[in-house]
RNA sequence: GGGCUAUUAGCUCAGCCUGGAUAGAGCGUUGGUCUCCGGAACCAAAGGUCACAGGUUCGAAUCCUGUAUAGCCCGCCA
Numbered sequence: 001g002g003g004c005u006a007u008u009a010g011c012u013c014a015g016c017c018u019g020g021a022u023a024g025a026g027c028g029u030u031g032g033u034c035u036c037c038g039g040a041a042c043c044a045a046a047g048g049u050c051a052c053a054g055g056u057u058c059g060a061a062u063c064c065u066g067u068a069u070a071g072c073c074c075g076c077c078a
Base pairs, nucleotide, nucleotide: 001074002073003072004071005070006069007068010027011026012025013024020058029045030044031043032042033041051067052066053065054064055063
């Protein structure tokens, strides 16, 4: 330098292929129930610029382009 993959809640990840209203799960967190207390269990709640910017579209997490970060492969030098 070239190619590929990934980026979504605090963490780990679905959803992207095939665009459609207010984006989901588990764990964790907070509150409650229960308990002598704690844990477990159960109930509820909070938590998201969907990496960033631009484009296409009536409509974008989803399609296209660029950028950033991370990982992998190839090339170059030695």
Predicted 3D model of a 78-nucleotide RNA (transfer RNA) from a Candidatus Zixiibacteriota bacterium. Lineage of the source: Bacteria > Pseudomonadati > Candidatus Zixiibacteriota. It was read from a public genome assembly. Rfam family: tRNA. It is annotated as a transfer RNA. Its mean pLDDT, the model's own confidence on a scale to 100, is 82.